Annotation
Small-subunit ribosomal RNA, 3' major domain from a metagenome, 483 nucleotides, folded computationally. Its Rfam family is "Bacterial small subunit ribosomal RNA". RNAcentral holds the full RNA, with entries from SILVA.
[in-house]
Context: one part of a larger RNA
């Protein structure tokens, strides 16, 4: 100096508390451990709806069987090769390869200029040199990320103290969200974090008017900005303004700040995000990639057809749906935003109980479409029941993709209606437009196992007295047989 303490001091953080709502119990997803298994690929425990933002084939790395060996791809030598390269028929085979071989080329230069003929390339074949490994090592690595932690820290130059390690500064008084700023001070300055500068979101304003909009005027229609128009309003999308403790009043060291207030759309970081210092974890990753070294070359490379990654006595996580009356069902009605869209979105219309079929308009899109938002209001039925609650299972019939749904896809009906009447110790999220709770979009994608992921508006609370206590941290002091 540092660690560390069931020492002190202080600070703070949904850390407790005070609240709502959940998880642990049932069901069913979805991931993981065990177990099985020919194989259940691998990795990841600060994992665990994670790498995977799509496993029926492909993916796929696994397993079995079947095949190939200069290789599915790069380059380079050499030798060969015009009936060459390429390849229909046809046989083998599950395919993949094997086998066959009608028919048949191209491109440069000579030379000849119908044609042909040399030599060269392409390309084929044989050889070689290499290719090729999701084989190992993440305790050899680069590069990327995870956590401490958006915690407020880590360091330098000179100087100054100390025999040195090192200390000062960085501590102290205050004050902040902040090593933020203020005062002091052997310390003065400086960096890299913290702020700011960027994005978007709340108010204006100015420019701009289609495809958006509709006050005024005209005009039509049952009815609609429908049309003439017209730029006010909404919106759009580019500039700009606008919050700085600026302004009062009080506290405070005439500070820095903090507490009240006025104006203001909006107030003390206005909300929300990008944004992560100096390190720790020999932390994650060699299976994104890159890469050192071992390792495998008729295999540990590479094709394929099939199975597996989807098994199941069970343990665990994440999550969904519920147990109902603030609720289920039926009718009728109201208002969004953020996206997508041409091998694409797919109106109207018809069929069909639906899932879906026909169908074909419009639209590369403020213009058409996906579009219906849902909860919500209005009316009814149910009358507290394992039910008109709850949808698991099983059973049967249908419809999409797609070469192909058995192993193992959604999706619609019809029938079956399990378990479950609010969950033990125990534990998780949230402090405002949050929790709750209600739909909608989009990625990947043929389809989907999505209930996940990342986003969009809609309805919209309750609490927070406080810091004794649990759990993390930041300061300062202390104590030490620890480094």
């Nucleotide at each position: 100096u540092g660690a560390c303490g069931g020492g002190c001091c202080u600070u703070c953080g949904c850390a407790c508390a005070a609240g709502c709502g959940g998880u642990g119990g049932a069901g069913c997803a979805u991931g993981u451990g065990c177990c099985u298994u020919a194989a259940u690929u691998c990795g990841a425990c600060a994992a665990c709806g994670c790498g995977a933002g799509g496993a029926a084939c492909c993916u796929u790395a696994c397993c079995a069987g079947g095949g190939u060996u200069u290789g599915a791809c790069a380059u380079g030598c050499a030798g060969g090769u015009g009936g060459u390269a390429c390849g229909a028929a046809c046989c083998u085979g599950a395919a993949a390869g094997g086998g066959g071989g009608a028919g048949g080329a191209c491109c440069g230069c000579g030379g000849u200029u119908u044609u042909c003929c040399g030599u060269g390339g392409a390309g084929c074949c044989u050889g070689c040199a290499c290719a090729g490994g999701u084989g190992u090592u993440g305790c050899a690595u680069g590069g990327c990320u995870g956590u401490c932690g958006u915690c407020u820290g880590u360091u330098c130059g000179u100087a100054u103290c100390g025999u040195g390690a090192g200390a000062u500064g960085u501590u102290g008084g205050g004050u902040u969200a902040a090593g933020u700023c203020c005062c002091g001070c052997a310390a003065c300055g400086a960096g890299c974090g913290a702020a700011a500068c960027c994005c978007u979101u709340g108010u204006c304003c100015c420019u701009a008017g289609u495809u958006g909009c509709u006050a005024a005027c005209g005009u039509g229609u049952c009815a609609u900005g429908g049309c003439g128009a017209g730029g006010a309003c909404u919106c759009u999308a580019g500039g700009g303004a606008g919050a700085c403790u600026g302004c009062c009043g009080g506290u405070g060291u005439c500070a820095a700040a903090c507490c009240g207030g006025a104006g203001g759309a909006a107030g003390g970081u206005g909300g929300g995000g990008a944004c992560g210092g100096c390190g720790u974890c020999a932390a994650g990753u060699c299976a994104u990639c890159a890469u050192g070294g071992c390792c495998c070359u008729u295999a540990a490379g590479c094709c394929c057809u099939g199975g597996g990654c989807g098994g199941g006595a069970c343990a665990c996580a994440u999550g969904c749906u519920a147990c109902a009356a603030u609720g289920g069902c039926c009718g009728g009605u109201a208002c969004a935003a953020c996206g997508g869209g041409a091998a694409g979105c797919c109106a109207a219309g018809c069929c069909g109980a639906a899932a879906g079929g026909c169908g074909g308009a419009g639209c590369g899109a403020a213009g058409c479409c996906c579009u219906a938002a849902a909860a919500g209001c209005c009316g009814g039925c149910c009358c507290c029941a394992g039910u008109u609650c709850g949808g698991a299972u099983c059973g049967g019939g249908g419809g999409c993709u797609g070469c192909a749904a058995c192993u193992c896809g959604c999706c619609c009906c019809c029938g079956u209606g399990a378990a479950g009447u609010c969950g033990g110790a125990a534990u998780c999220g949230c402090u405002a437009g949050u929790a709750a709770u209600c739909g909608c979009g989009g990625a990947u994608c043929a389809g989907c196992c999505a209930c996940g992921c990342c986003g969009c508006g809609g309805u919209g609370a309750a609490u927070a007295u406080g810091u004794g206590c649990c759990c993390g941290a930041g300061g300062g002091u202390u104590g030490u047989a620890c480094a």